Molecule: c-di-GMP-I-GGC riboswitch aptamer
Organism: unclassified sequences
RNA sequence: CGAGAUAAAUCCAAACCUGCCGUAAGACAGGGACGGAAAGCUACGGAUCUACAAAGAUAGCCGAGCUGCCAUGA
Numbered sequence: 001c002g003a004g005a006u007a008a009a010u011c012c013a014a015a016c017c018u019g020c021c022g023u024a025a026g027a028c029a030g031g032g033a034c035g036g037a038a039a040g041c042u043a044c045g046g047a048u049c050u051a052c053a054a055a056g057a058u059a060g061c062c063g064a065g066c067u068g069c070c071a072u073g074a
Base pairs, nucleotide, nucleotide: 001073004070010037011036012035016031017030018029019028021026034060040066041065042064044063045062046061047058048057049056050055
């Protein structure tokens, strides 16, 4: 300096189960690992979902913004 791998460190944790909150989508906690490398944060644009509507949910749907770890190797 550094691609981001089939490495390593570290971290997160889908489905499902239990508890709990919510009309719901879903959230949270514990268990559990399908996966990820920003699966860290922000609903700004699009998207999907809930909902009569108002209004919400999803950042592990895709962009965007901000911040951060490792780094074989050269």